This is a predicted structure of a 106-nucleotide RNA (Glycine riboswitch aptamer) from a soil metagenome. The sequence is in RNAcentral, with records from MGnify. It matches the Rfam family "Glycine riboswitch aptamer". Rfam's curators write: This family represents the bacterial glycine riboswitch.
RNA sequence: CCUCUGGAGAGAUCCGGGGGCGGCACGGUCCGCCUGCCGGACACCGAAGGGGCAAGUCUGCCGCCUAUCGCGGUAAGACGAAUCUCUCAGGUAAUCAGGACAGAGG
Numbered sequence: 001c002c003u004c005u006g007g008a009g010a011g012a013u014c015c016g017g018g019g020g021c022g023g024c025a026c027g028g029u030c031c032g033c034c035u036g037c038c039g040g041a042c043a044c045c046g047a048a049g050g051g052g053c054a055a056g057u058c059u060g061c062c063g064c065c066u067a068u069c070g071c072g073g074u075a076a077g078a079c080g081a082a083u084c085u086c087u088c089a090g091g092u093a094a095u096c097a098g099g100a101c102a103g104a105g106g
Base pairs, nucleotide, nucleotide: 001106002105003104004103005102006101011042013041014040015039016038017037018035019034020033021032022031023030043092044091045090049088050086051085052084056079057078058077059076060074061073062072063071064070
């Protein structure tokens, strides 16, 4: 990296538009249902991806010392983890898709 298997969470939310079906009417119109079609609103989830950080290490500066090595202080900078955290992205009935991670095989 590939294949297979398992794999959680959160609105079956609301509004408007488009489309489809049905009913009334049979001119317009109105009502109900459906639609991972479009736009918007609020609420929420964390396990694609992404952002942030601890101890510590290094550098700088200051002090000590046996003034080489090293030790201490400071925390200005760099590096620095996650299933933590943020919620940008993504996601929020079932189904489908996605899915960190785990197991098996190659």